[in-house]
């Protein structure tokens, strides 16, 4: 330098739940906390899933739809720390 991620260590992230807060909701953010994670770093590009404010629709509902959300649902792109072999 290239490949690789069995085992062990250091370091890192942090589900559910609780509190506060933002949001129409899904969900996000902050704190506590720890189910898990070797990309649980990052980008909605592809698929999937969730929500349906607004538009459409209805007598009123139902219903419809992403421009909202999930990167800890899968694929793909980009980038990358420590140690081992």
């Nucleotide at each position: 330098c290239a490949u690789u991620u069995a085992u062990a260590a250091a370091a890192g992230c942090a589900a559910g739940c609780c509190u506060g807060u933002u949001g129409a909701a899904a969900a996000g953010c902050a704190g506590g906390g720890a189910c898990g994670c070797a990309a649980a770093g990052u980008u909605u590009c592809c698929g999937a899933u969730c929500u349906a404010a607004g538009c459409g629709g209805u007598a009123a509902a139902a219903c419809c739809u992403a421009u909202g959300a999930u990167a800890g649902c899968g694929g793909a792109g980009c980038c990358g720390c420590c140690g081992g072999a």
c-di-GMP-I riboswitch aptamer from a Gallionellaceae bacterium, 85 nucleotides, folded computationally. Rfam family: c-di-GMP-I riboswitch aptamer. Rfam links the family to the GO term cyclic-di-GMP binding. The family is grouped with related families in Rfam's "c-di-GMP_I riboswitch clan". The sequence was found by an Rfam model in a public genome assembly. Model confidence (mean pLDDT): 83 of 100.